[in-house]
C1' cells in the first nucleotide's frame, strides 16, 4: 500500500432475509422482603446503532466515503 473481519446501553453481546415497539445478561437506581446486608422478587433509567452522504414510501440492517481497532499479505 493491498485485502478481510468488528464498531449496537456503563460492560460482554443478539439483531444484519429493509417495516414487528431497538432487544437479552451483567452492572446501575429505585420498591418489597430482612434487625442489617447479601439472595431473591416487582419496577426504571441509560441508545444521534461510530462520523457523513446516498438508494428507498421505510435503513441498525443494502451502497458510497471517512475515523477507530483487530488479522493477514506485501
Nucleotide at each position: 500500500g493491498c485485502g478481510c473481519c468488528u464498531g449496537u446501553a456503563g460492560c460482554u453481546c443478539a439483531g444484519c432475509g429493509g417495516a414487528u415497539u431497538a432487544g437479552a445478561g451483567c452492572g446501575u437506581c429505585g420498591g418489597c422482603c430482612u434487625a442489617c446486608g447479601a439472595a431473591g422478587u416487582c419496577g426504571a433509567a441509560a441508545g444521534u446503532c461510530g462520523g457523513g452522504g446516498g438508494u428507498u414510501c421505510g435503513a441498525a440492517u443494502c451502497c458510497c466515503u471517512c475515523c477507530a481497532g483487530g488479522c493477514g499479505c506485501a